Transfer RNA from an Actinomycetota bacterium, 73 nucleotides, folded computationally. Model confidence (mean pLDDT): 81 of 100.
[in-house]
RNA sequence: GUCCCGUUCGUCUAAUCGGUGAGGACACCAGGCUCUCAACCUGGAAGUAGGAGUUCGAUCCUCCUACGGGAUA
Numbered sequence: 001g002u003c004c005c006g007u008u009c010g011u012c013u014a015a016u017c018g019g020u021g022a023g024g025a026c027a028c029c030a031g032g033c034u035c036u037c038a039a040c041c042u043g044g045a046a047g048u049a050g051g052a053g054u055u056c057g058a059u060c061c062u063c064c065u066a067c068g069g070g071a072u073a
Base pairs, nucleotide, nucleotide: 001072002071003070004069005068006067007066010026011025012024013023019056028044029043030042031041032040049065050064051063052062053061
C1' cells in the first nucleotide's frame, strides 16, 4: 500500500432480514430501611465513533474519515 473484521450509557453487553418508548448487569446519584455502614428495596441520570447518502422510516443498508485488530508482498 491492498483486502477483511470491529467501534452502542463510566465498564461489559443485547436489540429476530430496516419499523414505531434503544434494554440488561455492574458502577454512580437520590430516597427508604438501619443507632451508623454494608447488604437489601424503590426511583433517576447516562449511549448507537464522526460525516454524507438511500428510504416514509437507519444501531441495522451504501460511501468517506478516524481509531483498534487481522491477513498479504